[in-house]
Context: one part of a larger RNA
C1' cells in the first nucleotide's frame, strides 16, 4: 500500500418484532332501589267508544203493566141439610100498607168443581122466611165492623210498547220553503269497553349471571376448637299445627322386654306369679327432662279467668319492635281434709307495625234546646303482609343510553392438576412349557402443564376473537435419515428398547374448519411450545352488531352453542429491535 471482515460515532433508506404502540372513560358480561325504546289477560290512570238516566224537551190518542182508593162479585178437603175465606161483637134480622117485596115458580145474563151461586124482570103464586137446638177442630150469607185471596168495572199517580203531530232543535236552500223532529247534536251523570295515550313497578342472597335452590321469619343437635359468642348454596331433620281434653287438681298404680303358668290359644291375645332404674310412655323434629313420677287410670272441674307489675329472652359483651318465658301483687274462682297447686299442654318451634274494616262492653265528643237519628274519638277481639321490623307492582331490547366495576363473567395469562398425556414400581394372567420376545389386569408412586375444568390473582380510561397464510426461533416423549442392544433374531421383512434434535418431514379431495375421513405418492408424510408465535404483515370463510327468511318457544315485544343470505379490518414509524448502505 491493495483487499475483505470488524468495534465505536453519527447519517440516509428498508420493512414493520418489541414499547402488553397510537386512535375511542369496553359496545361483550355484571352493578345502579340510572335510563329510554317496544310489548301485555303487570299496576295505577286518561282519551275514546258503547249503553243507561237527566239537562236542552213540547202536544196527542192507542195498548198493556204496577201502587193506592172505591163500587160490585167471588171462596166447595174429609164428616155435614150443603159451594162454612179469616177475626170480633151477638139473639135476634127480613117482609107482610104498595110508585114497594122476603120466599117459591118461569125466563134471560154471567160464573162454576155440573152440587149450585149471583143479578136482571112483578108473568104467576105469595104471609111468612132466616136464625138460635144436631152434626165440625171451627157456626150460620140472621146482622154488623175490620181484614186476607181472586176477579170485573171505574179515579188518581207511575212505568212500558209501538205511533202520530209541530212549535223547540238539527240539516238543506240566497229566499220562498223543503227534510228530519222531541229523534239527533250538545252537556253532565253511571255502569261497561279501553297499550289508543301516559306514568311507574317488575326484590334479594348467589363461588359472574341467567335457570335451579332458599341457606330471606323460627325450633333441635352437628360443625363449634371443655366459659360465652361465632360463618359457607356446611351436614342431619323439624315449625307455620294440634287438643274442650292431649287443660286444672284429686286419688289410685307402674313401664318396655323376659321367665313360668293357665280351656280353646299357636312365637304373638286374656288371666295369675315372678326377674325387671327404665330400654317403655310424655300429640309432633331433635336434645334436655320425669317412677317421689312429668307416665297409665278414674272422679270433680274450666286458671286456655279479669286487672296491673318486675326480670330475662329476642339483640352475648351498645340502641332497637312485635313475639316468648320465668316470677310477683289485686280480683273472682277450681281441686285437695290440708299443706299447697292451678296465669294452657314437661321444656326449647307453631308467629305479624302501622292505615283500614267489621264485631263487643261501656264512656267521651260534634250536629241539636230535649228526643230520634247522623258522624267522629278511646279499649278489646278478628281480618296480613311468609321477601316474615311489613312499598300497592309483569316482560322485551341484537335499536339501544348513560355511571362504574378487572369489587364480576367471556380470550390469553397466573395459581392448581381432578380430567388429560407420558413415565416409573408391584407383577395376577396371556404367551403350547416359560410372568418380564411380545401382551400385561387390580392396586401404587410420580413427571408435563399440550386437553378439559376449578379459582377469580392482573388487565373492561380495551393486551383486537377462531381458522389459513407469510415468516423465523425453540423442546423431544424421535416419523425418516446414523449408531447400539435384545428377540419367541436363519435370510429378507418385521416387533421392543438404548443413545442421537444434523437436515428432512410433500401434493390431492371435502368441510369455514383446528381436527376427521379418504386419494395417489415418499425414506418419512412425528409431536409440541413461542399471548391456543404471528391481523400498526395479509385473508376475513366462522363466530359475534344492525337487514331479511324458516323450524321451534312465546299472547306479545321477542328469543334459540338452531339452520340460512348479506354484512367496514383506521394509523405519515418518535425509541427500540433488524436489514441494506454511506460518513468519521
Nucleotide at each position: 500500500c491493495u483487499g475483505g471482515a470488524g468495534a465505536c460515532c453519527c447519517c440516509c433508506a428498508a420493512g414493520g418484532g418489541g414499547a402488553a404502540g397510537c386512535g375511542a372513560a369496553g359496545a361483550c358480561c355484571c352493578u345502579a332501589u340510572a335510563g329510554a325504546g317496544c310489548u301485555u289477560u303487570a299496576c295505577u290512570g286518561c282519551a275514546g267508544g258503547c249503553u243507561g238516566u237527566u239537562g236542552c224537551u213540547g202536544g196527542g190518542a192507542c195498548a198493556u203493566g204496577g201502587u193506592c182508593g172505591c163500587u160490585g162479585a167471588u171462596g166447595u178437603g174429609c164428616a155435614g141439610g150443603g159451594u162454612a175465606g179469616g177475626u170480633a161483637g151477638g139473639a135476634g134480622c127480613c117482609g107482610u100498607u104498595a110508585u114497594a117485596c122476603a120466599g117459591g115458580u118461569g125466563c134471560g145474563u154471567g160464573c162454576g168443581c155440573c152440587a149450585g151461586c149471583a143479578c136482571g124482570u112483578c108473568g104467576c103464586c105469595g104471609a111468612g122466611g132466616c136464625a138460635c137446638a144436631c152434626a165440625u177442630g171451627a157456626a150460620a150469607c140472621a146482622c154488623u165492623a175490620c181484614c186476607c185471596g181472586u176477579c170485573a168495572g171505574u179515579g188518581a199517580c207511575u212505568g212500558u210498547g209501538a205511533c202520530c203531530c209541530u212549535c223547540a232543535c238539527u240539516c238543506c236552500g240566497g229566499g220562498a220553503g223543503g227534510a228530519g223532529g222531541a229523534c239527533a247534536c250538545c252537556a253532565a251523570u253511571a255502569g261497561c269497553c279501553g297499550g289508543g295515550c301516559a306514568g311507574u313497578u317488575u326484590g334479594a342472597c348467589u363461588g359472574g349471571g341467567g335457570c335451579g335452590g332458599u341457606a330471606c321469619g323460627c325450633g333441635c343437635u352437628u360443625g363449634a376448637a371443655a366459659a360465652g359468642a361465632u360463618a359457607u348454596c356446611g351436614a342431619g331433620c323439624g315449625c307455620g299445627c294440634c287438643c274442650c281434653a292431649a287443660g286444672g287438681c284429686c286419688a289410685u298404680c307402674u313401664c318396655a322386654g323376659c321367665c313360668g303358668u293357665g280351656u280353646c290359644g299357636g312365637a304373638g291375645a286374656c288371666g295369675c306369679g315372678g326377674c325387671g332404674a327404665a330400654g317403655a310412655g310424655c300429640g309432633c323434629a331433635a336434645g334436655a327432662g320425669c317412677a317421689u313420677a312429668a307416665g297409665a287410670u278414674g272422679g270433680c272441674u274450666u286458671g286456655a279467668c279479669a286487672g296491673u307489675g318486675u326480670u330475662c329472652u329476642g339483640c352475648a359483651c351498645a340502641a332497637c319492635a312485635a313475639g316468648g318465658a320465668a316470677c310477683g301483687c289485686u280480683g273472682a274462682c277450681g281441686c285437695g281434709a290440708a299443706a299447697g297447686c292451678g296465669u294452657g299442654g314437661u321444656c326449647u318451634a307453631g308467629c305479624g307495625a302501622a292505615c283500614c274494616u267489621a264485631u263487643g262492653c261501656g264512656c267521651c265528643c260534634g250536629c241539636u234546646c230535649g228526643a230520634u237519628g247522623c258522624g267522629g274519638g278511646c279499649c278489646a277481639u278478628a281480618g296480613a303482609u311468609g321477601a316474615c321490623a311489613g312499598a300497592a307492582a309483569a316482560g322485551c331490547u341484537a335499536c339501544c343510553u348513560u355511571a362504574g366495576g378487572g369489587a364480576u363473567a367471556a380470550c390469553a395469562g397466573a395459581g392448581u392438576c381432578g380430567u388429560c398425556a407420558c413415565u416409573c414400581g408391584c407383577a395376577a394372567g396371556a404367551g403350547c412349557a416359560c410372568a418380564u420376545a411380545u401382551c400385561g389386569a387390580c392396586c401404587g408412586a410420580g413427571u408435563g402443564g399440550c386437553u378439559u375444568g376449578c379459582u377469580a390473582c392482573c388487565u373492561c380510561g380495551a393486551u383486537g376473537u377462531c381458522g389459513g397464510u407469510u415468516c423465523c426461533c425453540u423442546c423431544c416423549a424421535u416419523c425418516c435419515u446414523g449408531c447400539c442392544c435384545g428377540u419367541g433374531c436363519a435370510g429378507c421383512a418385521g416387533c421392543g428398547g438404548g443413545c442421537a434434535a444434523g437436515g428432512g418431514u410433500g401434493a390431492g379431495g371435502u368441510u369455514g374448519u383446528u381436527c376427521g375421513c379418504c386419494u395417489a405418492u415418499u425414506a418419512a408424510a412425528g409431536g409440541a411450545g413461542g399471548u391456543c408465535g404471528u391481523g400498526a404483515g395479509c385473508u376475513g370463510g366462522g363466530u359475534u352488531u344492525a337487514g331479511a327468511c324458516c323450524g321451534u318457544c312465546g299472547u306479545g315485544a321477542g328469543a334459540c352453542a338452531g339452520g340460512u343470505c348479506g354484512g367496514c379490518u383506521g394509523c405519515u414509524a418518535u425509541c427500540u429491535a433488524u436489514u441494506g448502505g454511506g460518513g468519521g
A computed fold for a 584-nucleotide part of an RNA from Halorientalis sp. IM1011, annotated as large-subunit ribosomal RNA, domain V. The prediction has a mean pLDDT of 82. The organism belongs to Halorientalis, within Archaea. The full RNA is in RNAcentral, with records from ENA and SILVA. It matches the Rfam family "Archaeal large subunit ribosomal RNA". For this family Rfam cites "Crystal structure of the ribosome at 5.5 A resolution" (Yusupov et al., Science, 2001).